Annotation: A computed fold for a 597-nucleotide part of an RNA from a soil metagenome, annotated as small-subunit ribosomal RNA, 5' domain.
[in-house]
Context: one part of a larger RNA
RNA sequence: GAACGAACGCUGGCGGCGUGGAUAAGACAUGCAAGUCGAGCGCUGAUUACGGGGUAGCAAUAUCCCGUGGUUGGAGCGGCGCAAGGGUGCGUAACACGUGGGCAAUCUGCCGUGAAGUCGGGGAUAACUUGCUGAAAGGCGAGCUAAUACCGGAUGUGACAACCGGGAGGCAUCUUUUGGUUGUUAAAGUUGGGGACCCCGCUCUUUCUGGACUUAAGAAGUCUGACAUUUGAUUUGAGUCUAGAAAGAGCGGGGCCUGACGCUUCAUGAUGAGCCCGCGGCCUAUCAGCUAGUUGGCGAGGUAACGGCUCACCAAGGCUAAGACGGGUAGCUGGUCUGAGAGGAUGAUCAGCCACACUGGAACUGAGACACGGUCCAGACACCUACGGGUGGCAGCAGUUUCGAAUCAUUCACAAUGGGCGAAAGCCUGAUGGUGCGACGCCGCGUGAGGGAUGAAGGCCUUCGGGUUGUAAACCUCUGUCACCGGGGAAGAAACGCUUCAAGUUAACAGCUUGAAGCCUGACUUAACCCGGAGAGGAAGCAGUGGCUAACUCUGUGCCAGCAGCCGCGGUAAUACAGAGACUGCAAGCGUUAUUC
Numbered sequence: 001g002a003a004c005g006a007a008c009g010c011u012g013g014c015g016g017c018g019u020g021g022a023u024a025a026g027a028c029a030u031g032c033a034a035g036u037c038g039a040g041c042g043c044u045g046a047u048u049a050c051g052g053g054g055u056a057g058c059a060a061u062a063u064c065c066c067g068u069g070g071u072u073g074g075a076g077c078g079g080c081g082c083a084a085g086g087g088u089g090c091g092u093a094a095c096a097c098g099u100g101g102g103c104a105a106u107c108u109g110c111c112g113u114g115a116a117g118u119c120g121g122g123g124a125u126a127a128c129u130u131g132c133u134g135a136a137a138g139g140c141g142a143g144c145u146a147a148u149a150c151c152g153g154a155u156g157u158g159a160c161a162a163c164c165g166g167g168a169g170g171c172a173u174c175u176u177u178u179g180g181u182u183g184u185u186a187a188a189g190u191u192g193g194g195g196a197c198c199c200c201g202c203u204c205u206u207u208c209u210g211g212a213c214u215u216a217a218g219a220a221g222u223c224u225g226a227c228a229u230u231u232g233a234u235u236u237g238a239g240u241c242u243a244g245a246a247a248g249a250g251c252g253g254g255g256c257c258u259g260a261c262g263c264u265u266c267a268u269g270a271u272g273a274g275c276c277c278g279c280g281g282c283c284u285a286u287c288a289g290c291u292a293g294u295u296g297g298c299g300a301g302g303u304a305a306c307g308g309c310u311c312a313c314c315a316a317g318g319c320u321a322a323g324a325c326g327g328g329u330a331g332c333u334g335g336u337c338u339g340a341g342a343g344g345a346u347g348a349u350c351a352g353c354c355a356c357a358c359u360g361g362a363a364c365u366g367a368g369a370c371a372c373g374g375u376c377c378a379g380a381c382a383c384c385u386a387c388g389g390g391u392g393g394c395a396g397c398a399g400u401u402u403c404g405a406a407u408c409a410u411u412c413a414c415a416a417u418g419g420g421c422g423a424a425a426g427c428c429u430g431a432u433g434g435u436g437c438g439a440c441g442c443c444g445c446g447u448g449a450g451g452g453a454u455g456a457a458g459g460c461c462u463u464c465g466g467g468u469u470g471u472a473a474a475c476c477u478c479u480g481u482c483a484c485c486g487g488g489g490a491a492g493a494a495a496c497g498c499u500u501c502a503a504g505u506u507a508a509c510a511g512c513u514u515g516a517a518g519c520c521u522g523a524c525u526u527a528a529c530c531c532g533g534a535g536a537g538g539a540a541g542c543a544g545u546g547g548c549u550a551a552c553u554c555u556g557u558g559c560c561a562g563c564a565g566c567c568g569c570g571g572u573a574a575u576a577c578a579g580a581g582a583c584u585g586c587a588a589g590c591g592u593u594a595u596u597c
Stems, first nucleotide, its partner, number of pairs: 001597003006593005013445006019438002021403001026401003030398003035080003040077002043074014087356003097280007106273002111269008119153001121151002128143006158185012189261006197255019217236001282328003289319003294316004299311003331353004335346004358379005381392004409435001411434003417431001418429004448478004458469004482538001484533005492524001497519009541586005546567003552581005562569002
């Protein structure tokens, strides 16, 4: 001189962009931080529309029950997510990290592409009801029920395994390709649309037919047989009930056709992960020897996978002065600071990787965890308790307390970006976007500009003449940055969705896809920015002045009080202490302290 996640002292006008528990990985009150799907499933509450029925009433009406549909709430089964995002740096000197390779030793949900399939059955269980029990947390039994929950069966494009052959290649174990035989191995549905065709159910209308009953006419007419005398049957009008057929219409369901989201098997890609190796990066020899699953082999087990990873047996190996082993310290890197560089120091914010989640251990589920807001066990701590027993985990965002020289709001919004779920609307999101607090840092702006000498007054010094503060002030003329008041006011918004139209697909004017137009969506926002108003009005300090080092006099003090980074000042004329004036430096900051170069 530069730097800083800084702190302290004095001072403090505004804005932009950053940044803010470095100490106790101490303990935590309270709220929030992971849900979502009814287009997988059964149940239940409320409300509303329609239909039917009951009760009260003369009725209007009121009320209750049932069914169907809509809206909405609740818990439960089931699916996906919860392994991401967010925090911290305890541990770790290690293939943890960085870099470059390898896997002929591996896995990979969702996503993209391609191929094939998606048939037919079954038994449960939660919710619910009920009983017992417990202070509670909860637990145990009995009964009922559904599914894209669970389990058999069928099929096998395929996949896997075993055996028998052919070809090609390599890196030792081998890899790859092409045949044959045998064995094992899948699945789940949900939701739109169409009405050219078919089927079923319900309702209505019309026509026809049959039956029963009531009433009327028993007249007229008709038919058949026997046959010319009568008898029998049929028929007709009106009404009620009922059965059947045909036609038409409407509604619903199914077949059929056509989409969407799924499900299963396989291949491949992408993404993510796992494992192995070369090299690189701290201190210590006042640590010199270390090691029995130790080093290797054979066999087995285990893993997605190689391997003493684990085990039985066999051998006696393996590392080390190029520092083993031990001890101390420490997350690593891109970077950051400094420096002309070489180097040195460092690893806050941002980004990548790793490790951890009260302490220690363990597995379960799952594509993925040995899982921050999951489970189990043990421990410490804290809370509740009816003393029998239970509950909890801020190194998520705020916030409290403790510690400390020291580090912020118990804020707003999902409008944007991104994530989870969902067909979608949407819901959730302390990620994120914003605002707030702190001169903590960097940068920018302002605290006025021009004129103004009788060089006013006052202060200080004086050789008493004067000098200096000093164009500084007053005064005159202006300006309006910032702040203040009033008004206007973008961009961040484009998607999704809705409406309309066009094109494509199609049997189709459904539906779906694509495109166009219109509409809808802003926390910040009383913002940025612009216009107007008023008025110099509201805005300067800190440190230093012996030398290093820019800047000097007076008074007080008298080796005292004190100063000090080093040299050193102070014992009666102190430019070094204290005050004053003057001056110097920097400036919304200035000094001091700590640390690094």